RNA sequence: GCCCAGAUGGCGGAAUAGGUAGACGCGCUGGUCUCAAACACCAGUGCCGCGAGGCAUGCCGGUUCGAUCCCGGCUCUGGGUA
Numbered sequence: 001g002c003c004c005a006g007a008u009g010g011c012g013g014a015a016u017a018g019g020u021a022g023a024c025g026c027g028c029u030g031g032u033c034u035c036a037a038a039c040a041c042c043a044g045u046g047c048c049g050c051g052a053g054g055c056a057u058g059c060c061g062g063u064u065c066g067a068u069c070c071c072g073g074c075u076c077u078g079g080g081u082a
Stems, first nucleotide, its partner, number of pairs: 001081007010026003019065001027045006046055003058074005
């Protein structure tokens, strides 16, 4: 240099014939239980904002009514190859 795979909340990790972004688990917060704690169970938990609302799948564009998903370019990580 070329080829292949990957990048998603605090962490792991789903969702691709384009249709509510974040299932599920962990963690965290509050509660029940306990003398107290652990365990267990219940509820909540992306970010900004007083709110209405806005934003968010590595970055920048494109296609589309609509993009994590399709197309182009780029960055980074892993692997292959001369």